A computed fold for a 99-nucleotide RNA from an Alphaproteobacteria bacterium, annotated as TPP riboswitch aptamer (THI element). The prediction has a mean pLDDT of 76. Rfam family: TPP riboswitch aptamer (THI element). The family has 115 seed sequences and 16,130 matches in Rfam 15.1. Rfam links the family to the GO term thiamine pyrophosphate binding. Taxonomically the source falls in Alphaproteobacteria (Bacteria, Pseudomonadati, Pseudomonadota).
[in-house]
RNA sequence: CGCACUCCGUUGGGGUGCCGCAAGGCUGAGAGGACAGAGGUCCAACCCAUCGAACCUGAUCCGGUCAGAACCGGCGUAGGGAACGGAAACUGCGAUGUU
Numbered sequence: 001c002g003c004a005c006u007c008c009g010u011u012g013g014g015g016u017g018c019c020g021c022a023a024g025g026c027u028g029a030g031a032g033g034a035c036a037g038a039g040g041u042c043c044a045a046c047c048c049a050u051c052g053a054a055c056c057u058g059a060u061c062c063g064g065u066c067a068g069a070a071c072c073g074g075c076g077u078a079g080g081g082a083a084c085g086g087a088a089a090c091u092g093c094g095a096u097g098u099u
Stems, first nucleotide, its partner, number of pairs: 001094004006087005011049004017026003032043004055080003061074004
């Protein structure tokens, strides 16, 4: 000196489920509100943005747990999936110079 790490800003992407007559309960970062009358739109919060398991397909999947389950695991080195800019120090890597 350069790159990475980390952080910040703006922009963008995403889901909002399950059990229960109900009350309510379960997992989780999040399971919300309003509108429409049609399966969508907007807002809030949350998560994620290529180092991409945020999220979708496979899937009315397979195995397990449980009051039940969309909860756990497999599937998954599968296929898709939304970015630009800026920054002090530490740390890591590389180059150059000096000794």